[in-house]
RNA sequence: CUUAUCAAGAGUGGUGGAGGAACAGGUCCUUUGAAGCCCGGCAACCUAACGUAUUUCUACAGUUAAGGUGCUAAUUCCUGCGGUAUUUUCCGAGAGAUGAG
Numbered sequence: 001c002u003u004a005u006c007a008a009g010a011g012u013g014g015u016g017g018a019g020g021a022a023c024a025g026g027u028c029c030u031u032u033g034a035a036g037c038c039c040g041g042c043a044a045c046c047u048a049a050c051g052u053a054u055u056u057c058u059a060c061a062g063u064u065a066a067g068g069u070g071c072u073a074a075u076u077c078c079u080g081c082g083g084u085a086u087u088u089u090c091c092g093a094g095a096g097a098u099g100a101g
Stems, first nucleotide, its partner, number of pairs: 001101006011039001013038003019029003023080004040072003045068002047065004051060003076095001081092003
């Protein structure tokens, strides 16, 4: 940079000791114990086996597994730009996160 997904799911554990939720503004979580690390768990993007289609190459709409990642407060916690609407909302974009290339 390209592409897919982001309303579901997951601990009353151990360690650790004051921060954390990307950024800004809010709003929250947290000594009734934050981050990090370990263990446990969730999910099924990649992967493997089977299945289906195909002469083959190959493909995917399925099933199973869980090797590589990822995730495990709140919709990506909300808003950040545009349209709609003007109490409220809805849609799209942007930004961000993760996977694959």